[in-house]
RNA sequence: CUAGAGGAUAGAGGUUGCAAUUUUCAAGAGUAAUCUAAAUGUAAAAAGUUGGUGAACUGUUAUUUAGACAAAAGGGGAAAUUGCCGAAAGAAUUAUACUACACCAUAUAAUUCUUGGGCUAUUACAAAAUAUGUAAUAGACUGUCACAAAUUUGUGGAGAGCUAUCAAAGUA
Numbered sequence: 001c002u003a004g005a006g007g008a009u010a011g012a013g014g015u016u017g018c019a020a021u022u023u024u025c026a027a028g029a030g031u032a033a034u035c036u037a038a039a040u041g042u043a044a045a046a047a048g049u050u051g052g053u054g055a056a057c058u059g060u061u062a063u064u065u066a067g068a069c070a071a072a073a074g075g076g077g078a079a080a081u082u083g084c085c086g087a088a089a090g091a092a093u094u095a096u097a098c099u100a101c102a103c104c105a106u107a108u109a110a111u112u113c114u115u116g117g118g119c120u121a122u123u124a125c126a127a128a129a130u131a132u133g134u135a136a137u138a139g140a141c142u143g144u145c146a147c148a149a150a151u152u153u154g155u156g157g158a159g160a161g162c163u164a165u166c167a168a169a170g171u172a
Stems, first nucleotide, its partner, number of pairs: 001170002007166005014085001017084009034068007047058003051104004088115010116142002119139008144157005
């Protein structure tokens, strides 16, 4: 100095790096459910059986108004703690769970692919939501490496990267 995504160890990007747990707060919501009263309607309806749809089954358990009583989950803010730097997130496929059936959704695991990082805006989806999350596009910012120029700029690449150290192998 080189080498296949070479090997091992330790680090950096950011005070809005990533994720998880606990406590607390707002919202969800005076909503759902339950009870009472009245009215109405139905038997080919509605409602229920799963988070949704369909099928099938049950067989009136239904709907509306008023009153009483009255939640929760997911998501979010703050604080603390913990684990980390493909941290993590998303998409596709497969398997399992969820139901007595089918599809979708959800959760977990594996494989493949994409994304350096956060921010802002638009569109779409999810969500009770104008909170927030995810994806795509665009914009500037920021860290890193390479190249070019010249004393602070430009262009481009990607984390299987970058920096430092060490051991082995090869070459000089």